Notes: A computed fold for a 145-nucleotide RNA from Oceanobacillus limi, annotated as FMN riboswitch aptamer (RFN element). Model confidence (mean pLDDT): 80 of 100.
[in-house]
RNA sequence: GUAUUCCUUCGGGGUAGGGUGUGAUUCCCAACCGGCGGUGAUGAAGCUAAAGCUUCUUAGUCCGUGACCCGUAUCGUUAUACGAUGCGGUGGAUCUGGUGAAAAUCCAGAGCCGACAGUUAAAGUCUGGAUGGGAGAAGGAAUUU
Numbered sequence: 001g002u003a004u005u006c007c008u009u010c011g012g013g014g015u016a017g018g019g020u021g022u023g024a025u026u027c028c029c030a031a032c033c034g035g036c037g038g039u040g041a042u043g044a045a046g047c048u049a050a051a052g053c054u055u056c057u058u059a060g061u062c063c064g065u066g067a068c069c070c071g072u073a074u075c076g077u078u079a080u081a082c083g084a085u086g087c088g089g090u091g092g093a094u095c096u097g098g099u100g101a102a103a104a105u106c107c108a109g110a111g112c113c114g115a116c117a118g119u120u121a122a123a124g125u126c127u128g129g130a131u132g133g134g135a136g137a138a139g140g141a142a143u144u145u
Stems, first nucleotide, its partner, number of pairs: 001145001003143008017029003031125002033114002035065004043056005060112002069089008094110005116128003
């Protein structure tokens, strides 16, 4: 350093201001937010004689993925309900211009998107399932090579 198993910790942000109304953080004007891994022409630091190299860092809308929901197999169970685990499905959104050898990521501009249940009135932002789950991140242990 590789692989397997296990343990611990961590692991999501956001309606200012105004309008209508009996009533809306739900409608209208407007405001605000952007999980995780990858890629990466960004930026920074270091090294090198130089080409260049190393480390950290750069995407809501590119690739993949998680929460929610549905199905299914196995196990628990008297049980078609319920629970655990695995597998599968579903699951939103970008263009134009610039630079350039090259732009899906840079720069500029203009767009667009956001589970389910609840609510005096329709919710990405309120309340709830959730003191949950979780992609994964960091550290550690054992075994193997």